[in-house]
RNA sequence: GUCUUAUCAAGAGUGGCUGAGGGAACAGGACCUAUGACGCCCGGCAACCUACCGAUUUCGGUAAGGUGCUACUUCCUGCGUGGAUUUGCAAAAGUCCAUGGAAGAUGAGUU
Numbered sequence: 001g002u003c004u005u006a007u008c009a010a011g012a013g014u015g016g017c018u019g020a021g022g023g024a025a026c027a028g029g030a031c032c033u034a035u036g037a038c039g040c041c042c043g044g045c046a047a048c049c050u051a052c053c054g055a056u057u058u059c060g061g062u063a064a065g066g067u068g069c070u071a072c073u074u075c076c077u078g079c080g081u082g083g084a085u086u087u088g089c090a091a092a093a094g095u096c097c098a099u100g101g102a103a104g105a106u107g108a109g110u111u
Stems, first nucleotide, its partner, number of pairs: 001111001003109006013042001015041003021032002026078004043070003048066002050063005074103001079100009
């Protein structure tokens, strides 16, 4: 890297170093950032795997060893469906809401 599967609206610093951009790619939008971004360290959060305990149909609890995460719903939209509404004779277009998908992220497994 491929495939399968679960989760993705909760949570997490007034710390140290550094010094310019940043949030996956593309496009649009709205944002964060010299009152210090990205990154590293420390701290923290959570509990997927793991260990242990108790149950026994896969649950509950404790811990925190392996990961992960620590602005914004995965920041929002992009493809489809349904609804509301505005413009319009109509065809159609715009806006908003809900929902499915695609893509992505992370864990576990797989080749």